This is a predicted structure of a 78-nucleotide RNA (transfer RNA) from Hadarchaeaceae archaeon (SeqCode). Its mean pLDDT, the model's own confidence on a scale to 100, is 81. Rfam family: tRNA. Rfam classes the family as a transfer RNA. The sequence is in RNAcentral, with records from ENA.

């Protein structure tokens, strides 16, 4: 010095490619049922402005730029 994946509740991922309005799910934590208590099991709540910022558009977790952070690969002969 070129490339390529990822980054999303506390955690682990789906949505992204093909844009559409209230971001889904398990687990986890609270709350309440059940229980002699507790666990399991049932209801139910909270809790992510989608790494940052900018840009396109009527709209952006999704596309374009740039950076920030993690991995991963080629190269370092002409």
């Nucleotide at each position: 010095g070129g490339g390529c994946c990822c980054g999303u509740g506390g955690u682990c991922u789906a949505g992204c490619c093909c844009g559409g309005a209230u971001a889904a799910g398990a687990c986890a934590u609270c709350c309440g049922g059940c229980u002699u208590c507790g666990g399991a099991c049932c209801g139910g709540a909270a809790a992510a402005u989608c790494g940052a910022g900018g840009g396109u558009u009527c709209g952006a977790a999704u596309c374009c730029c740039u950076c920030c952070g993690g991995g991963c690969c080629c190269g370092c002969c002409a």